Source information
A computed fold for a 93-nucleotide RNA from a Desulfobacterales bacterium, annotated as c-di-GMP-I riboswitch aptamer. Model confidence (mean pLDDT): 83 of 100. The source organism's lineage runs through Bacteria, Pseudomonadati, Thermodesulfobacteriota, Desulfobacteria and Desulfobacterales.
RNA sequence: AGCGUUGAAGGGCAAACUUACCGAAAGGUUGGGGCGCAAAACCACCGAUCUAAGUCCGUCCGUUAGGACGGGUAAGACAGCGGGGCUGCCAGA
Repeated sequence: AGCGUUGAAGGGCAAACUUACCGAAAGGUUGGGGCGCAAAACCACCGAUCUAAGUCCGUCCGUUAGGACGGGUAAGACAGCGGGGCUGCCAGA
């Protein structure tokens, strides 16, 4: 320097879609299902993104009560958006 051993082994998780349930919604749980993932295990600390019950503002309708539409707002969601924290399996390195 080249060739072989060498498309390793045991496995794990589970996208879209969908059954049932929860939630105002985003979304979550659960069974099915596999797009993919070497942390696609876990954690909402930072940012991004999503939703807006409640609430604030505006416009319109209405005798009133109230209603409709639009916009704002997270302490709600999201770990399979990125960063970060933390833990794990194997190996020929």